[in-house]
Context: one part of a larger RNA
Formats: sequence, C1' cells, structure tokens
RNA sequence: GACUGCGCUUCGGCAAGGAUGUUGGCAUAAUGGUUAAAUGCCGCCCGUCUUGAAACACGGACCAAGGAGUCUAACGUCUAUGCGAGUGUUUGGGUGUAAAACCCGUACGCGUAAUGAAAGUGAACGUAGGUUGGGGCCUUCGGGUGCACAAUCGACCGACCUUGAUGUUUUCGGAUAGGUUUGAGUAAGAGCAUAGCUGUUGGGACCCGAAAGAUGGUGAACUAUGCCUGAAUAGGGUGAAGCCAGAGGAAACUCUGGUGGAGGCUCGUAGCGGUUCUGACGUGCAAAUCGAUCGUCGAAUUUGGGUAUAGGGGCGAAAGACUAAUCGAACCAUCUAGUAGCUGGUUCCUGCCGAAGUUUCCCUCAGGAUAGCAGAAACUCGUAUCAGUUUUAUGAGGUAAAGCGAAUGAUUAGCGGUACCGGGGAUGAAAUGUCCUUGACCGAUUCUCAAACUUUAAAUAUGUAAGAAGUCCUUGUUGCUUAAUUGAACGUGGACAUAUGAAUGAAGAGUUUCUAGUGGGCCAUUUUUGGUAAGCAGAACUGGCGAUGCGGGAUGAACCGAACGUGGAGUUAAGGUGCCGGAAUGUACGCUCAUCAGACACCACAAAAGGUGUUAGUUCAUCUAGACAGCCGGACGGUGGCCAUGGAAGUCGGAAUCCGCUAAGGAGUGUGUAACAACUCACCGGCCGAAUGAACUAGCCCUGAAAUGGAUGGCGCUCAAGCGUAUUACCUAUACUCCACCGCCAGGGUUAAUAUGAUGCCCUGGCGAGUAGGCAGGCGUGGAGGUCAGUGACGAAGCCUAGGCAGUGAUGCUGGGUUGAACGGCCUCUAGUGCAGAUCUUGGU
Repeated sequence: GACUGCGCUUCGGCAAGGAUGUUGGCAUAAUGGUUAAAUGCCGCCCGUCUUGAAACACGGACCAAGGAGUCUAACGUCUAUGCGAGUGUUUGGGUGUAAAACCCGUACGCGUAAUGAAAGUGAACGUAGGUUGGGGCCUUCGGGUGCACAAUCGACCGACCUUGAUGUUUUCGGAUAGGUUUGAGUAAGAGCAUAGCUGUUGGGACCCGAAAGAUGGUGAACUAUGCCUGAAUAGGGUGAAGCCAGAGGAAACUCUGGUGGAGGCUCGUAGCGGUUCUGACGUGCAAAUCGAUCGUCGAAUUUGGGUAUAGGGGCGAAAGACUAAUCGAACCAUCUAGUAGCUGGUUCCUGCCGAAGUUUCCCUCAGGAUAGCAGAAACUCGUAUCAGUUUUAUGAGGUAAAGCGAAUGAUUAGCGGUACCGGGGAUGAAAUGUCCUUGACCGAUUCUCAAACUUUAAAUAUGUAAGAAGUCCUUGUUGCUUAAUUGAACGUGGACAUAUGAAUGAAGAGUUUCUAGUGGGCCAUUUUUGGUAAGCAGAACUGGCGAUGCGGGAUGAACCGAACGUGGAGUUAAGGUGCCGGAAUGUACGCUCAUCAGACACCACAAAAGGUGUUAGUUCAUCUAGACAGCCGGACGGUGGCCAUGGAAGUCGGAAUCCGCUAAGGAGUGUGUAACAACUCACCGGCCGAAUGAACUAGCCCUGAAAUGGAUGGCGCUCAAGCGUAUUACCUAUACUCCACCGCCAGGGUUAAUAUGAUGCCCUGGCGAGUAGGCAGGCGUGGAGGUCAGUGACGAAGCCUAGGCAGUGAUGCUGGGUUGAACGGCCUCUAGUGCAGAUCUUGGU
C1' cells in the first nucleotide's frame, strides 16, 4: 500500500439469530415413533475383602417360594401438639346407650432452691445493679431508650479460710467486717406430658456360623480286659525222658540196635489272621469287599452264652489303641437363639451434599474411645467481618550455599626457623661444647573436607500489624512509681467520620446442637533416612488414585490432556495424519545403509572401551624453492670404531655415538649369516604436477551384545512411513463457545377481578462426577379406618404377550389371549413390607 473482516446505542435496549405459537407448501403402508432380529465397530464377569481383581483370590449350573437393623425399657438432641409455676385423667372412684366415650379427689413422679461429707444453714444496698455491643422502638436526625444474647465488674445464698461484738449457766455463743478460695447456685421462674425421626446402652438385638464350658442321663448287640459255663481244632515230619536186648569194662559206666512218643518243635487242612501284588473294585458286592500270594495252626489257641468294669471314667502284651461306622476324653437332652474385636450375606427408585486411613490414650497393633474430616437441623445478624492471595512495615530462624592463608575437628605438600629438653652421626677425654642429620614444635604459605564445625549467610516457608475497642487535647483517682502532680494504670469532659487509614476478592458473616462413616492406605515430581539394591522399608511439601468415568500413552488404578445432567451445532487440548485409522505418501534443509538398522516422556534397559563406515568441525605441520603417493637411481669412506666374547664386520650384549666426501647416506630401521656376504629402511636425487600428513572433538551407523519362537501395537517402511531442525494445513474428548430441555440452589415479582391449586403462577442468575456415609422426595406389598351410591358373571383377581401410551426412574395405565369370583383409586393408620449372591433353606429341572 492492496484485499478481507468489523451493526447501532442514551448501556435501559434495538437489530441479528434461535425457540415457541400462528400460518402456507409437501408428506401419513412415511424422510416420524417404538419394538424385535441381523451385520460392522467399541466393549474382559458379576458379588466381595482389598492400596489394588477380568484375575492362576473366594462365592455363583438354572428356576420358584422362603430369607437378615426388629420389639421393648431407660436416657440424649431436635421437631410437633396441649397446658403452663405448674404438669401428668385412665391404681382407683363416679357416671354410662357399659371392655368405649365422659367426669373426678388424695397421694405420687418431674419441676418450682441451692449448698455441704454431715450437723445444718439457705438467695434484694439497688426501679433485682453497673459498663460495652445489641435487632427493635422513639426522634427536633444531634441523639434517646433498649428485650433476647455475648463479654465484663459488682451484690446475694451455701461450703471453706480469717475476724470474734452485745452476751454468758466459764465455755458456750456467733453479731459484724473481710477473702486474689469454691458450688451442677440467686439475680421477676419454664417446665411437665404425649407423639415422631435419629442416636446410645441393656436385652438373642441385623442374619447365619465355632473350637469350648456346665448340669442330668443312655450305652460293653461293635470293641478292650477279667471271671463263670459250654463248644471246636485233618494228615505228615522230627524223635526228649523212661524202658528192653546185645557188646565192652575190675568197676564207675560207656557204646550199638530197638521200644517209646515229649515239645508255648516243624510242614500243612479247617479255623484265626491280613504280608505282597502298592492286583481287582473304587457313584463298589462292600462307608474296608474280592482274587492270588502270605503268617499261625495244640496253644499266651479259636469261639457261643452269661457276667463285671462307664466318660476325666473304664479297659489296654501300650498303638493314645478300644469304649456301637463317633475317641488326645463317647453319645443324648438341657443351660442355649452360649460368645466371637473374626468370615460370609444384608432385598425398590430418583435428587442434593460428601469423606477417612491422621492426633492422643488403651494388656492397643484384624479392635475401640478421643480430636479431625462429613451431613442435617437451627439461631443471631446484614457487609459487619473474612481470606490456602499480594504489598508495606517489623520480628524469629542457622537450612542450602559459602568458609577452613577465621575458631573446633580432620587433612596433602614442600619452605624458613628454634633449643639447659626426642633419636642418630661426626669431632672431642668430656662439656648445660661445636657441626651434620632426622623427628617434634614454631612461623609464613599450599591441597582437600564436616548430620552431631562455623565467622558469614540466602530462597521458600512463618509470627505480628495496616485503627472508632482509634488518635489527639484537658485533668480526676491511686496505699504503685518519682526529687517532683513526675510517671504508670484506669477514668471525666472535648475535638476528629465515610478516600476511616494498603491492594485484590467474597453464591454473605458469625454462633450453636446432634450424629454417620473413617482411624489397613497407595502412587508421582521435588526434598530426605536406612539399605549393595529393589515394583524394598521409613518421613516432608504439594498433587493425584482410593471414591472417577472421558480423549491420548497399542495394552494399563496413579502418567499427559481434561473432570461428567440430556440432545444438537461449532472449536480445540494432549496425541496424531502410508494402511489397519478419522486426518498431508505435506513443504523446506541436513544426517543415516545396519548378514541384530531405527522409530517419541513415565516405559518396559544396556555400559566401559573401540572402528582408515560416513558427515561436520578444531589444532599443529608439509607444499610450485615441486610436497604426499607411485616407479626408477644412489644409500660411500676413516671402520671389521671401542669393550666384551669361541665368534660379534651397522643389526646377541655394554658404554659412547665423531670426522670426511657429498645431492644424500645412522658408528645404523628390519630380513639374514657360525661370522662375513646379500637384501631393505631412514636420507638424497630423477620422472610426475597440487594438494598432503598427524593428533583430537562429536552426529548418525557398526562392534562390544548369549541362551524356547515374537513383536517400533501389527503390516510394512530406506532422497523413509527412520533421526535432527523449521513451518503450514488437517483429525478429534463427556474440555471450551452457542442454543434447547431436565433437575437443584439463590434472588426477585405477584391476593386484585374471576369457578380452581400461594406447597400456585411469572422472571433472572449460577450450578450438575462420586465409594463409605448423611438428608430429602417418591414407587411397590399385606392388613385396618374413612371416602368414591367406586369396578365386577354384559366377566373381578391371577397368568401369557414381537401390541400401544405415560413417567428421569422405582413403576402405572391400556389392547389381545387365557380364565372364572372377587377387587381397586384417594386420605389416614399400621407392619412378619421389596432379593442375585449368604459352600443360604426347601422343592423342581
């Protein structure tokens, strides 16, 4: 400069826009409403304890019926009603139309008087007091008067402590005056009774649930043991004592062969038992059985019947075994609905408000009381005052930091110095000699530190003040104070008034009563203690989760955004925009290639150390006087330097490391030899012709980097859809803006006419999350009273139902079907009144 946008106003509104109403067009087998089914997307299972549950925590197959804060006594607060210095009739009496209603006296309860342990005593100086505030009332607008109530000072009564008068029967009496002592007192009464909500306590005490304890009984048909009386137990083996015969021997006696038939002996049947298969069976044949195998089998054997022992008792070859499928104390009934600080459950709807896991105490730590937090009901007032804020003024403080050439304590390094007094040494016979050295100490410096060090010293946080109950003037009292009417404290009188004493804000300020739940907490940033550390334990400030949904972080209690009535339109936050997925395969500039790329806070890991991968940079060098790299040439002489060595000639080793000639060539960088030799390098030159070398810094990338197959959310992506920087546009939350409607709260208007609701009607504004919990308003069920001349065989109730309507909802009305005798609305009263859960109870499937 252009373009685009931006209404007026006197601040009351007008206009615009929207809604409703009226009206026009179109539409009625719909472009509407509702219901059912299906598809796509979102969406984890309820209840419960819990910091936290979808949980691999517990209860739950399904249906019906039943099923849990009740009643009573006493008491607290509040509300309503009646009477009121009283109140309460109902034990009783009278009367009566007779369990009703009506009437009534005395007692008695509570109240009207307190105080003291008690004996006892016992509430007026006063207009029942003064001062300040105080709604109201009056006002001449200056002021006056002031109930309740609040604060304060006095007075009175009792108790306590002093005082101790008139008196006196000589030990009583207790007038008076006091007290900074004390009372659940007085000071022109406020109570009593009834009803209801709520709360507390005692009762089974919201419901179900123990392990236990006590009293009295019943059991030994199972089983344990004793006693009494009966019954039962093949066939073999072995072969004790005793006896007989023979043989031997002096004898004692021994040997051999028989006979005999003993034994808690043996094999084994019946019987009794019960080892193994860890067999069968294991909703069995059986709440302990079956098979095979196995133990014992003449005795501590097996068994029938009888009898005895009984529950803190018995009996026990002893296992706490057995005592009727019960035993580390049987069974039955009762006390008993025992108790449980513990577990589980606890039944309709909507609206408003809305927590705590902290303090103190407890034989307290799974619990209570107490304060806090919360709710409800009120009262006194109407901008007084108040505040999770700032400012100004003035305090208090010893943390962070800092300091240690400041104190205390710790601590490194040298430097200088000192002696009748540390150690060692030299000299000396020795020295309280000299000298050297090393400690200690002293001095000036230097390095590093401190929760229980500090001179200094923050920030944040924190106290007080910012005025009428004030300031100033005057001067009154006092036993305090002063030299003093000096001061101090408290007063009389007077002056100063809404810009009266900083800002900002205030859906008002202050006060009271009663009561619930809670009293396991957890997380994050920052600060912080213990610990190697922890998703560990313990604190502080603040904010969250718990109690809370919504958008984002794929997923997710706590992170980011943002808190929520119902519907519509628009716009954003955080986060995103290749596809899944709504929105740029946008724009601009760089970087990165990964035979393990990378990809977004909390957050789901990676380090030290490396890389001649690539990129950007820093510093120092070399270079047209020709570098670096490449190819080619030279790389010599004194000298096989000296020492050492068996040897050592540049090159095993040691010490030295010069000179000459040169363009340059080390007393030698490596290979090599026994030692030489030979090769090579440093160094120099030729060709070539422009940049080169070294060290370092940090971006991305790579290595470092292993263990079931798998996760930038997936696919996939490479001048990205990766990393870094910038910039536009777009997407969408229950957030923001606007509109409509619902509810709640606050404020305001409106008794006038007329049939009707003042709990009505109208207007304006703000707000709406919620567990435990509180309060309010409603829905439904059984019964009772009243009312509707209510409904009903011309069909009540019930039951079924893809029908319809009303209500936010609990629910109600109605159509259709079925069926056949009772039932409902409204106003009150009343309660055994609402089920999904309790391993709930009973029945059914």
The prediction has a mean pLDDT of 84. This is a predicted structure of an 845-nucleotide part of an RNA (large-subunit ribosomal RNA, domain II) from Hanseniaspora uvarum DSM 2768. The source organism's lineage runs through Eukaryota, Dikarya, Ascomycota, Saccharomycetes and Hanseniaspora uvarum. RNAcentral holds the full RNA, with entries from SILVA. It matches the Rfam family "Eukaryotic large subunit ribosomal RNA". The family has 88 seed sequences and 107,465 matches in Rfam 15.1. On this family, see Yusupov et al., Science 2001: "Crystal structure of the ribosome at 5.5 A resolution".